[in-house]
Context: one part of a larger RNA
RNA sequence: GGUCACUGCUAUUGGAGUUCGAUUAAGCCAUGCGAGUCGAGAGGGUUCGGCCCUCGGCAGACUGCUCAGUAACACGUGGAUAAUCUGCCCUUGGGUGGGGGAUAAUCUCGAGAAAUUGAGCAUAAUACCCCAUAGGUCUAGUAUGCUGGAAUGCUUCUAGACCAAAAACUUCGGUGCCCAAGGAUGAGUCUGCGGCCUAUCAGGCUGUAGUGAGUAUAAAGGACUCACUAACCGACGACGGGUACGGGCCUUGAGAGAGGUUGCCCGGAGAUGGACUCUGAGACACGAGUCCAGGCCCUACGGGGCGCAGCAGGCGCGAAAACUUCACAAUGCGGGAAACCGUGAUGAGGGAACUCCAAGUGCUAGCAAUUUUUUGUUAGCUGUUUACAUGCCUAAAAAGCAUGUAGAGUAAGAGCUGGGUAAGACUGGUGCCAGCCGCCGCGGUAAUACCAGCAGCUCGAGUGGUGAUC
Numbered sequence: 001g002g003u004c005a006c007u008g009c010u011a012u013u014g015g016a017g018u019u020c021g022a023u024u025a026a027g028c029c030a031u032g033c034g035a036g037u038c039g040a041g042a043g044g045g046u047u048c049g050g051c052c053c054u055c056g057g058c059a060g061a062c063u064g065c066u067c068a069g070u071a072a073c074a075c076g077u078g079g080a081u082a083a084u085c086u087g088c089c090c091u092u093g094g095g096u097g098g099g100g101g102a103u104a105a106u107c108u109c110g111a112g113a114a115a116u117u118g119a120g121c122a123u124a125a126u127a128c129c130c131c132a133u134a135g136g137u138c139u140a141g142u143a144u145g146c147u148g149g150a151a152u153g154c155u156u157c158u159a160g161a162c163c164a165a166a167a168a169c170u171u172c173g174g175u176g177c178c179c180a181a182g183g184a185u186g187a188g189u190c191u192g193c194g195g196c197c198u199a200u201c202a203g204g205c206u207g208u209a210g211u212g213a214g215u216a217u218a219a220a221g222g223a224c225u226c227a228c229u230a231a232c233c234g235a236c237g238a239c240g241g242g243u244a245c246g247g248g249c250c251u252u253g254a255g256a257g258a259g260g261u262u263g264c265c266c267g268g269a270g271a272u273g274g275a276c277u278c279u280g281a282g283a284c285a286c287g288a289g290u291c292c293a294g295g296c297c298c299u300a301c302g303g304g305g306c307g308c309a310g311c312a313g314g315c316g317c318g319a320a321a322a323c324u325u326c327a328c329a330a331u332g333c334g335g336g337a338a339a340c341c342g343u344g345a346u347g348a349g350g351g352a353a354c355u356c357c358a359a360g361u362g363c364u365a366g367c368a369a370u371u372u373u374u375u376g377u378u379a380g381c382u383g384u385u386u387a388c389a390u391g392c393c394u395a396a397a398a399a400g401c402a403u404g405u406a407g408a409g410u411a412a413g414a415g416c417u418g419g420g421u422a423a424g425a426c427u428g429g430u431g432c433c434a435g436c437c438g439c440c441g442c443g444g445u446a447a448u449a450c451c452a453g454c455a456g457c458u459c460g461a462g463u464g465g466u467g468a469u470c
Stems, first nucleotide, its partner, number of pairs: 001470009012359006019352002021317001027315003031312003036058003041055005065270003075194007084187002089183008097131004107120005135163007145154002168175002196242003203233002208230008245267004249260004272293006295306004323349001325348003331345001332343004362381008386406007413459005418440002424454001426453004435442002
């Protein structure tokens, strides 16, 4: 000198940009909102409005938040998958035949304070089941060809075993449904290399290291099981301890480097602490379920309910951090054939002396007071900020921009004055007291250093202080 955070005093306006409960408590949360949609799949009710209930489909695994854990294939970069899956989407080929039994809402009768829940009659589907055909999986054999570094892959055929498709709607334009192959996208798994501190941690390890067989999985593998072998890692730092989400990036610096990682983007992990499960193409699921723990709430004491590290907002903690705002107009996402609906994602506004840029707080003349200089007053000028009106802008506003009218009215502080270091040998007070001071040092009766007044200096809508870092 720069950057970041907090802070004292002070503060007129506009623009651009950035950040805002990261640091401390991944502490606890009142209230509202944050995920729906489809009537061109169905049944019922109806106030005839897809308005309500229910079955059904798709979505809800995205988006949003946080950084506790993690020194790890978590991340970065480069590979492997001859060990894998992939809803919606795209391309191509083929198909869409027949039959059946239920069930919800509704209705009837109950239980309960509630949450919720029991029984019975009936009914539908693009819900569910069966048959058929297509097709698929596995095993054994067969041989031709293809890809490839390498067939265990693909392809042709035979035999056996097992599994086994489909759904319609329509406004007649279309939209779907099933099977197979390929693609795209998204994921899973494995792996070479890279990057913190510590030896006042030196030996560590027994599913440990490997082989065979199996189990599990979409899939390789001690991931798991059984048998066998006794290996394996380590001063190129194993094992242990500490710290920490990683990177792109950010700060500073001429660079080398050092420090940081709160914002945005990519990846990971988590959703009160743990364990588990179902559904599904995908979760072991932040606004699904079950159990345990801990906390809170309701209760008619029988029993129930909840988890803001979503957006606002509250308490607490702290030096430390905003509105319980508006809108789906734009962008994106979900649903829908579409119209459209939803969206605290997002967009828009509000708040904050966070940064940068720009402008202002007047100018001229006369008179009076005054030692300079300054102050007051009168007259004139300018028309920025300001006030009002109209238009544009906007989802609607606000702000802003343009035009018009009024109008000097509305706007200066902070620190310092012994040296470093620009500025007092002025006045008063105090008297090693009270106090000041980054450092040196001032103060014990004439203090240029304390407290004030006056004067001055430096910056200026800012100016000082504290901490961190280069």
This is a predicted structure of a 470-nucleotide part of an RNA (small-subunit ribosomal RNA, 5' domain) from an uncultured archaeon.